[in-house]
Context: one part of a larger RNA
This record gives sequence, C1' cells and structure tokens, in this order.
RNA sequence: AGACGGGGGCUCGCACAAGCGGUGGAUCAUGAGGCUUAAUUCGUCGCUAAGCGAGGAACCUUACCAAGGCUAGAAACCAUACUGCACGCCCCGAGAAACCGGGGAAGCCUUCGAGGGUGUAUGGCAGGUGAUGCAUGGCCGUCGUCAGUUCGUGGCUUGAGUUGUUCCCUUAAGUGGGGAAACGAACGCAACCCUCGUUGCCUGUUAUAUUUGUCAGGCGAGACUGCCCCCUCACGGGGGAGGAAGGUGAGGAUGACGCCAGGUCCGCAUGUCCCUUGAUGCCUUGGGCUGCACUCGUGAUACAAUGGGUACCACAACAGGACGCAAUACCGUAAGGUGGAGCAAAUCCUUAUAAAAGUACCCCCAGUUCGGAUUGAGGGCUGCAACUCGCCCUCAUGAAGUCGGAAUCGCUAGUAAUCCCGGAUCAGCAACGCCGGGGUGAAUACGUUCCCGAGCCUUGUACU
Repeated sequence: AGACGGGGGCUCGCACAAGCGGUGGAUCAUGAGGCUUAAUUCGUCGCUAAGCGAGGAACCUUACCAAGGCUAGAAACCAUACUGCACGCCCCGAGAAACCGGGGAAGCCUUCGAGGGUGUAUGGCAGGUGAUGCAUGGCCGUCGUCAGUUCGUGGCUUGAGUUGUUCCCUUAAGUGGGGAAACGAACGCAACCCUCGUUGCCUGUUAUAUUUGUCAGGCGAGACUGCCCCCUCACGGGGGAGGAAGGUGAGGAUGACGCCAGGUCCGCAUGUCCCUUGAUGCCUUGGGCUGCACUCGUGAUACAAUGGGUACCACAACAGGACGCAAUACCGUAAGGUGGAGCAAAUCCUUAUAAAAGUACCCCCAGUUCGGAUUGAGGGCUGCAACUCGCCCUCAUGAAGUCGGAAUCGCUAGUAAUCCCGGAUCAGCAACGCCGGGGUGAAUACGUUCCCGAGCCUUGUACU
C1' cells in the first nucleotide's frame, strides 16, 4: 500500500421491511446430473452452468456409433509430363447407398502463341468440430451503470510511499460548493445519440366524394430550479404556480482502471503438440443426440364460482409477405382442401376472430359442466421418407391435482399481475422457449435494527 475482521462511523441498492404475484407439492414441456447404451457427440457447473452455445436434431444438420466404401483425397495452390483424350452423359451388372466393374454415343475454346480450359499421373501437399482457453488474438460474462481509477508539476518522507482523491455541506454521481500544500489534467459520471410524451412550419403517398386531415418524414420550439415563498455564505434542499411534461420527464444505447490464469482452440483466427491408407481425413446407409429406478433447474397448465360453458357483441399495436401473403366463393363437424381476386405493399393479404372486457342464459361447490394428462379409433398437412422420432383435427377415454414442508424468487407505475397478437429460426415442427407489440391495470414503502451486496473514512492484524 492492499486484503480481511462474528471492529467502529457515515451512506446507498426490491438488500431487508411493507405489499402483490409466484417457485418448492401435481401433470406435462424443456434443459442439466446420474444411470443405461454400440453410440446415447461436445462444451458450460455458486452468484457469473442447467428453455445456456442451439434464433428450429425425422434424413441433412452431426461433430457420436455400427456397417460398407475412397486414398494427393469433398474443396485449394504450385511444378513437371500427358491430354482431340479424360471428366461428365447414356446403358448394363452387383449394391442399402456410397462406391466398384463393363459397354456406348457425341466430342473443347483460341487473337493460332501448344496459349487457355478440363481431366489424369507424379511430386510438393491437403484435411482434422483431434489436444492445449494454464501458449494466444478477438469476442463475451461478472463485480456494476457501482463511482470510482490514475497522471504531470509542486510539497512531505531516509525509503516503500503520501498529498492531490482527506475534511464540512450537497448530489443519482470524485455532482457541485466551501475550506485546505497543493495547482492542474486524463479515463469514468453527466451531456452529446435513439425512442416515447406537447407543439409550430414544410413536404408527402394513402384515407375521404371534396374540403380536410389521422398519419409518415424533415427542420424547429419547449424544462433552465427560469419564476414565487421558506432554509442556506454558497452549492443546493423543501413547498408552490404556470405547463403536455418539474427538478436526471420516462425508457434505451453507452460498461472507467481492473478482478475471477472466469468462458469460448465446436463461430472465426492462431503458436505448439498429435493423426494422416485397417486414418483422429473423406463419402454413404442405418442408428444415436429423443434411451429412464432416480435427483435438480427453468417454464406451461391447473386445482375452480373474481370461475367454467353456450350464444350475441365491441375496441389494438408491433411485424411479415413473391420458391411469398393469399381475399370473396364452394366442399368438409374440424384440421384442411378446391380455387384464385388483389398485393413487391399506409393501397392487397396475414388480420371479417385480437383476447381478456361487455350483454343474456346455464352450472350450484362436487374430484364437478373444475382439471386436462394418458390411451384407443378415424382423419389432415409438410416432406424422397413421420417405425425409432413431427405437428394438427374429430370422436371416445378421462389420470394426478382441493393452493403445496423446510426453504426460496420477481416486482416501486402504465410497474407487478393478467389477456391476446406478431416475428426470427423454419419444408414441417416437438415454441409452453426467445425477441418484440399492444389491451385491462393494482397494492405497498413506517423505517434502516437485522440478512445480502456495494461505496467512503477510520481501527486491528502473526495474511500478501
């Protein structure tokens, strides 16, 4: 100087408390461990692994396993030699395919330089999701959007170092003010950027019969403790007015010096090591990644009456659409099918179903008109192919579950809770996941003693 303390002081944070809703019990989905397996590919393991890499495992993907095959190789570069051939195409045979064997047809370009191209052979080489993240780059997580981390000159000190950065007030903030052997400065904070909320002007397709103007884009205005009262030396704090908005207006992007030899050599790049003809390379078929005594994580659905069912009836926003979105119409109980208007989209479609909400009726507290798992049967769709192993529909079946032990999580406002909608990936889909959108819309915060984490000062130390 740090680090640590069941040392002290001060101060913060959904940290506790006050509230609301959950998890832990049930079923299912999904991931992880374990077990099993020919293989159940690999990585990740408190917070900071476990709906994570994976924003789509039937084949492919795919890295794993079994079997069958190839060997200068599936793709690349160079050199040499050959090349009117070879590869490719067609046919036949064996085969699960890959591949192997045999036969056949047609037969390169050219600026005429055997130049280019193609293929074969030979050589150099390729290839490796093989190892090492404790050899690395890059990127990322975390403390933490916490308020810190340093430097130059000067001062102090034998020196390591220290001062500045401590102190007082203040702030979300090392934010600002005052003081002070310091004076300045840098990275952080804040501001500059984006979105939302108010408004002026301009432009514009679309909408509308037109005026018009919702809206979209651009340029501006607006908020600064500016004004009033109180406290204060000041900074600032408390209250109020006006205002769409008030004291950082709300949200996002933005992550200092560093810490964890944190994570990733399976995104990519890369050093070293290793494998290279029975291959750790490459191709193919099939299987596996979906396996199930069990344990854990994250979710979905429920256990009902603030509910369930039936009928009627309103109101969105985001976003996507040509190998696409698909209307009207018709068929089908439905999934879906036929068909194809319109639309490269403010015009058409998804979306003439937004759902919860509202109105009317039924149910009458029960394992039920709750709940929907599981299973049977029949269908639909995608795709070469749904057996292992897809999704959806209809009928039937109707399990556990009556609010969940110890414990534990999220959230302070348009938030929690609740209700639907869209998208990426994608042939299809295991999405209940993820990323967005809007609808309805709360309760509570006395306070900082305690739990956890953090900041500043100080103290102890046999630790570094």
A computed fold for a 464-nucleotide part of an RNA from a Patescibacteria group bacterium, annotated as small-subunit ribosomal RNA, 3' major domain.
The sequence was found in a public genome assembly.
The prediction has a mean pLDDT of 81.